A computed fold for a 157-nucleotide RNA from Solicola gregarius, annotated as c-di-AMP riboswitch aptamer (ydaO/yuaA leader). RNAcentral holds the sequence, with entries from Rfam. The organism belongs to Solicola, within Bacteria. Its Rfam family is "c-di-AMP riboswitch aptamer (ydaO/yuaA leader)". From the family's description: This family represents a conserved RNA structure found upstream of the ydaO and yuaA genes in Bacillus subtilis and related genes in other bacteria. The prediction has a mean pLDDT of 76.

RNA sequence: GCGGGCACGCCGCCUAAUCCGGCUCGCGAGGGAAGUCGCGUGCCGGAGCCGGGGAACCACGUACGUGGGGUGAGUCGGCGUCGACCUGUCGUCGCCGUAGGGCAAGUCCUUGGCCCGAACCCGUCAGCUCACCUGGUAGGCGUCGAGGAAAGGGGAC
Numbered sequence: 001g002c003g004g005g006c007a008c009g010c011c012g013c014c015u016a017a018u019c020c021g022g023c024u025c026g027c028g029a030g031g032g033a034a035g036u037c038g039c040g041u042g043c044c045g046g047a048g049c050c051g052g053g054g055a056a057c058c059a060c061g062u063a064c065g066u067g068g069g070g071u072g073a074g075u076c077g078g079c080g081u082c083g084a085c086c087u088g089u090c091g092u093c094g095c096c097g098u099a100g101g102g103c104a105a106g107u108c109c110u111u112g113g114c115c116c117g118a119a120c121c122c123g124u125c126a127g128c129u130c131a132c133c134u135g136g137u138a139g140g141c142g143u144c145g146a147g148g149a150a151a152g153g154g155g156a157c
Stems, first nucleotide, its partner, number of pairs: 011142004018047006025040005048137006058127001067125001068122004076097005082091004100116004107149006
C1' cells in the first nucleotide's frame, strides 16, 4: 500500500422509512434508603414524512372474459430455451435493448463515466374527489470524475 473478516463510534447512499416522549422489565453508575443518570427489550403515544379508501362537478355506455386494482423508477420490445393447452396463445428461464430511476459531502448548469430497470400486496372490489375514515415509518448498503455560476460561512486588515 492492496484485499478479506470481526467489533465499536461517527459520517454518507437508496428509500416515506426520521425525531421526541411515556410505561414495564433487565443491566450498570451512585447509595443506608430514596430521588437521579445511562443502556437494552417489549408496549403505547406524539410530531414530521409517505400511502390507501372516500361526494358534487367532470370522466367512464353496459355485461361477459383473457377479471380488475394498489405500493414502487422498475414499463415495453426482440431473440432463444423449456413447459402447459391445442396450433398460436400463456408462463418459466437466459441474453440484448428500452420508457423510467439512482450515484459528486450545501444548491444549480454543463459534460463524461458507473449502476438499477425488481419484488410484493388486495381478493371479484375501488376513476377523480371536500368533509370524513384508515395504514406505513421497514430493509439493504459504503461514496464518481471534471468545468462553470450564484449564494452562504469563517479569518485578516